Record summary:
This is a predicted structure of a 74-nucleotide RNA (transfer RNA) from a Thermoplasmatota archaeon. Model confidence (mean pLDDT): 81 of 100. Rfam family: tRNA. From the family's description: Transfer RNA (tRNA) molecules are approximately 80 nucleotides in length. Rfam classes the family as a transfer RNA. RNAcentral records the identical sequence in 3 taxa.
Order: sequence, then structure tokens, then C1' cells
RNA sequence: GGGCCAAUAGCUCAGCUAGGUAGAGCAGUCGGCUCUUAACCGACUGGUCAAGGGUUCGAAUCCCUUUUGGCCCG
Repeated sequence: GGGCCAAUAGCUCAGCUAGGUAGAGCAGUCGGCUCUUAACCGACUGGUCAAGGGUUCGAAUCCCUUUUGGCCCG
């Protein structure tokens, strides 16, 4: 220098293929249960979907560029 993949909640990830209300588990907070704790059960909190631009009535999703990380080729 060239090619491919990844980036979504505090953490691990799904959702992208086929555009239409952003989700799960863990964690945290509160409550139930228990003599108490743990475990278990219920509710709640938590997001500029890496950044910028474009297409569209509508973009996490499609297109372009950039950043960071990984792998491969030279």
C1' cells in the first nucleotide's frame, strides 16, 4: 500500500440479510419472600446504535468518507 471483519446500555451480545416503537442476559436501584444474609420472584433505572455526510415520509439497518481494533496479502 491492498483486501476482509468488528464498533449497539456499566459488561457480554442479539437485532442489519428483508428500512417502520432499540432489545436479552449479567450488573445497579427498589420491593416481595426469609429471624437475617444469600438464593429465588417482581418492578424500575440505564442508549447521539464509533464519527461526519447522503438517499428516503422514515436509517442501528442502504450508499460514501473517516476513526479505532482484529485478521489476511504484498